[in-house]
Context: one part of a larger RNA
RNA sequence: AGCAUUUGAUGGAUGCCUUGGCAUGAAGAGGCGAUGAAAGACGUGUUACGCUGCGAUAAGCUGUGGGGAGGUGCGAUAAACCUUUGAUCCGCAGAUCUCUGAAUGGGGAAACCCACCACAUUGUGGUAUCCUUAUCUGAAUACAUAGGAUAAGGAAGCGAACCCGGGGAACUGAAACAUCUCAGUACCUGGAGGAAAGGACAUCAACCGAGACUCCGUUAGUAGUGGCGAGCGAACGCGGACUAGGCCAGCGCCUUGAGUAAAAAAAGAAGAAUGCAAUGGAAAGUGCAGCCAAAGAGGGUGAUAGCCCCGUAUUUGUAAAGUUUUAUUUGAGGACUCGAGUAAGGCGGGACACGUGAAAUCCUGUUUGAACAUGGGGGGACCACCCUCCAAGCCUAAGUACUCUCUAGCGACCGAUAGUGAACAAGUACCGUGAGGGAAAGGUGAAAAGAACCCCGAUGAGGGGAGUGAAAUAGACACUGAAACCGAAUGCUU
Numbered sequence: 001a002g003c004a005u006u007u008g009a010u011g012g013a014u015g016c017c018u019u020g021g022c023a024u025g026a027a028g029a030g031g032c033g034a035u036g037a038a039a040g041a042c043g044u045g046u047u048a049c050g051c052u053g054c055g056a057u058a059a060g061c062u063g064u065g066g067g068g069a070g071g072u073g074c075g076a077u078a079a080a081c082c083u084u085u086g087a088u089c090c091g092c093a094g095a096u097c098u099c100u101g102a103a104u105g106g107g108g109a110a111a112c113c114c115a116c117c118a119c120a121u122u123g124u125g126g127u128a129u130c131c132u133u134a135u136c137u138g139a140a141u142a143c144a145u146a147g148g149a150u151a152a153g154g155a156a157g158c159g160a161a162c163c164c165g166g167g168g169a170a171c172u173g174a175a176a177c178a179u180c181u182c183a184g185u186a187c188c189u190g191g192a193g194g195a196a197a198g199g200a201c202a203u204c205a206a207c208c209g210a211g212a213c214u215c216c217g218u219u220a221g222u223a224g225u226g227g228c229g230a231g232c233g234a235a236c237g238c239g240g241a242c243u244a245g246g247c248c249a250g251c252g253c254c255u256u257g258a259g260u261a262a263a264a265a266a267a268g269a270a271g272a273a274u275g276c277a278a279u280g281g282a283a284a285g286u287g288c289a290g291c292c293a294a295a296g297a298g299g300g301u302g303a304u305a306g307c308c309c310c311g312u313a314u315u316u317g318u319a320a321a322g323u324u325u326u327a328u329u330u331g332a333g334g335a336c337u338c339g340a341g342u343a344a345g346g347c348g349g350g351a352c353a354c355g356u357g358a359a360a361u362c363c364u365g366u367u368u369g370a371a372c373a374u375g376g377g378g379g380g381a382c383c384a385c386c387c388u389c390c391a392a393g394c395c396u397a398a399g400u401a402c403u404c405u406c407u408a409g410c411g412a413c414c415g416a417u418a419g420u421g422a423a424c425a426a427g428u429a430c431c432g433u434g435a436g437g438g439a440a441a442g443g444u445g446a447a448a449a450g451a452a453c454c455c456c457g458a459u460g461a462g463g464g465g466a467g468u469g470a471a472a473u474a475g476a477c478a479c480u481g482a483a484a485c486c487g488a489a490u491g492c493u494u
């Protein structure tokens, strides 16, 4: 030095676990905001820091209902206190609520600086802009108007997706590329609601008829469209979901208020039935003998518990104020039109599955411009016949879409390199001027019983005894503890 065996160190795989995630059906809610939001800054405790809560009344104040022995949030003790004169805790309602932020008295490099007015006790209140309404004023300029002032009401800003408008790409595909495609997508922007939009036939159909709209299945990758390339791609009809129709003077409709009745929604309450023995650190496992079940869902307890604990089935519950829904009675107010610069035509575009095409239909930038139910539109150029409907006014639930969020479920979903980026002080530490990027990191034990005391050492780190414990090769770097890598002992070989 090599090989083998044994035994260690290192390391943190694997196994087991789960506080966290992921997905999904149901039901609720679908908004918050000048009565100052969302998001923050700074404070606030006996306590330095972080989280949580709260706001100079600051881990809290008041009322009320519940509840009944402990409590003063967590990391995390200690101290000092509170509490059956009912605390802590839970529900409901209220008070307080610094500063920033739409931020709104002016300014500003957010959480800061500087004002004025009124009332007043050190303080309280007011003072932004725009729109609407009303009143008072009031130029050039006589009347007026513009402008100004005051008052009242409203708006603003934030929020995950869903929805409707206004704008609107490119990569890409076409195996290049230009029409075309990607796509009216991404993105920007305005607006609204719990849904939005649409909606009561100037619709389809085909000589039979249907009967608002929306959504789903089918029709059908069909008919078509298309450098007839790549591609794009209906409708009629049929089957379902859901159904609802109203408005020109009224027993109708719309808006809004009041009364009565019922229901829903909170914290909660009651809630059955098991013992013994041996093993073991511990019994829920085993053995023996029982019991309950409208409860054998689930979780916990020193190993696997229907009967130990929390629960579960089932039953039950509410003050004040208030909310929502439904029914009903009643009051007040309001609107009330049959649709012309329209239909249609020309030119230029756009939308229709349809790229200008034989191109109907719809929208309109521009330019012309009807008829008036004895009328007009459509039936895919156009004409006739026939059929069908009545534009240029308005409203309308349900079926449909979505989930920032609340509640209780569920899973041939994950189990710490997985599952959210985040099971831990995670959008943290850290990086970047910034937009932005963005981690790693879970497990002693049943219980801290967390190792008194002694020894070595520097009043250390670390270790050896002792003690605890079932176990300390469970000792805080701690469950299990693989491999790589590094030692030691023994044997063999050189």
Base pairs, nucleotide, nucleotide: 001493002492003491004490005489006488007487008486015479016443017442020414021413022411024409026407028405029403030402031158032157039100040099041098042055043054044053046078049075050074051073061094062093063092064091065090066089070082071081072080105114106113107112115127116126117125118124119123129155130154131153132152133151134150135149136148137147162193163191164190165189166188167187173180177227203210204209214241215240216239217238218237224232225231245395246394247393250336253334254333255332256331257330258329259328260327261326262325263324264323268316269315270314274289275288276287277286290307291306292296298310299309300308344368345367346366347365348364349363350362351361354380375390376389377388378387379386430437431436453465454464455463456462
The part of an RNA shown here (large-subunit ribosomal RNA, domain I) has 494 nucleotides and comes from an uncultured bacterium. Its Rfam family is "Bacterial large subunit ribosomal RNA". It was read from a public genome assembly. Its mean pLDDT, the model's own confidence on a scale to 100, is 83.